[in-house]
RNA sequence: GAAGCAGGCAAGACGAUCGCGGCACUUAUGUGCUGAGGAAAGUCCGGGCUUCGCAGAGCAGGGUGCCUCCGAAAUGGAGGGCGGAGUGAUCCGACGGAAAGUGCAACAGAGAGUAAACCGCCGAUGACCCUUAUGGGUCAGGCAAGGGUGAAACGGUGGUGUAAGAGACCACCAGCGGUGCGAGAGAUCGCGUCGGCUCUGUAAACCCCACUCGAAGCAAGGUCAAAUAGGCGGGGAGGUGUUGCUCGCACCGUUUGAUUCGCGGGUAGACCGCAAGGGCAGAAAGCAAUUUCUGCUGGAGAUGGAUGAUCGUCACCCGAAAGGGAACAGAACUCGGCUUAUUGCCUGCUUUGGCU
Numbered sequence: 001g002a003a004g005c006a007g008g009c010a011a012g013a014c015g016a017u018c019g020c021g022g023c024a025c026u027u028a029u030g031u032g033c034u035g036a037g038g039a040a041a042g043u044c045c046g047g048g049c050u051u052c053g054c055a056g057a058g059c060a061g062g063g064u065g066c067c068u069c070c071g072a073a074a075u076g077g078a079g080g081g082c083g084g085a086g087u088g089a090u091c092c093g094a095c096g097g098a099a100a101g102u103g104c105a106a107c108a109g110a111g112a113g114u115a116a117a118c119c120g121c122c123g124a125u126g127a128c129c130c131u132u133a134u135g136g137g138u139c140a141g142g143c144a145a146g147g148g149u150g151a152a153a154c155g156g157u158g159g160u161g162u163a164a165g166a167g168a169c170c171a172c173c174a175g176c177g178g179u180g181c182g183a184g185a186g187a188u189c190g191c192g193u194c195g196g197c198u199c200u201g202u203a204a205a206c207c208c209c210a211c212u213c214g215a216a217g218c219a220a221g222g223u224c225a226a227a228u229a230g231g232c233g234g235g236g237a238g239g240u241g242u243u244g245c246u247c248g249c250a251c252c253g254u255u256u257g258a259u260u261c262g263c264g265g266g267u268a269g270a271c272c273g274c275a276a277g278g279g280c281a282g283a284a285a286g287c288a289a290u291u292u293c294u295g296c297u298g299g300a301g302a303u304g305g306a307u308g309a310u311c312g313u314c315a316c317c318c319g320a321a322a323g324g325g326a327a328c329a330g331a332a333c334u335c336g337g338c339u340u341a342u343u344g345c346c347u348g349c350u351u352u353g354g355c356u
Base pairs, nucleotide, nucleotide: 001352002351003350004349005348006347007346008345009344010343012314013313014312015311016310017309018308020035021034022033023032024031025030037328041339042338044337045336046335047334048333049217050216051215052214061213062212063211064210065209066080067079068078069077070076081095082093083092084091085090096208097207101206102205103202104201105200118147119146120143121142122141125140126139127138128137129136130135155173156172157171158170159169160168174198175197176195177194178193179192180191181190182189183188221272222271223270224269231263232262233261234260238252239251240250241249242248278297279296280295281294282293283292284291285290316325317324318323
């Protein structure tokens, strides 16, 4: 210098003017304070809170699946084991079961599963033919050692064996299973021994095993309460319309109870839910996640949904200057995570080139 891996930090500062939401004080107009994020996002996982449901058990359905720890819990985090990728720093893994059953395995290939005879090897045995004979040929048939196909072809190497072969047998190696000893808190690992056991892959395919899970969500839900209908209770003969009034007339009503009074109902509207968890620094325990203690500091609360605009100075980046640039994106009950989007800078580490 190049290529990479891991982690961390910041997300402009101050001031002025105008404007918006909230709160307080004033008063009828102002003043003061305060007002987005690291992801506020996706709504993926979990908790608080709310309403409904719920004796208990089961079926169905969903989720999770190595160990220990942390955490209220989590498809969360830390450390570790095992497997895989990478020269490496490091990264990835739903990581129980494929010898319970079912399904699937493109293309290629003869054959893709208690496998298969395309090329190939043999043809000991049996049949036929040729040959004096040794023997040769054809067929039945045997063979998974070699070639070839494939992501994958039923362990590997060497030997014995055989007509040719084959864990058929033997030695070593690899795996699997049983077993013994040892290490570890555990997952697991190491060493030994026994068994030819060698069983293809796939379960975020059905399925089996173990553990586990009520549903919907702040437009949840609650309080106050104009209005309307129906309802309950009281009251008991009138009431309403027609003109200003009386009569008249019309309609409703007189125990099938009108008008009316009260309760109640709960639409519009208003209010509550709705403000706290935190942040920073230091100390202690721990590898760490995390926990405990002390001190300081800060306080958004909208609902046609505020949080903005302009200017000045400084800071950052590009540029010789003039000048230009500054990402992703915006709360909606709230908290803990995960994932995704995105600008700049810093630190540590790995591999490698060059120079001294």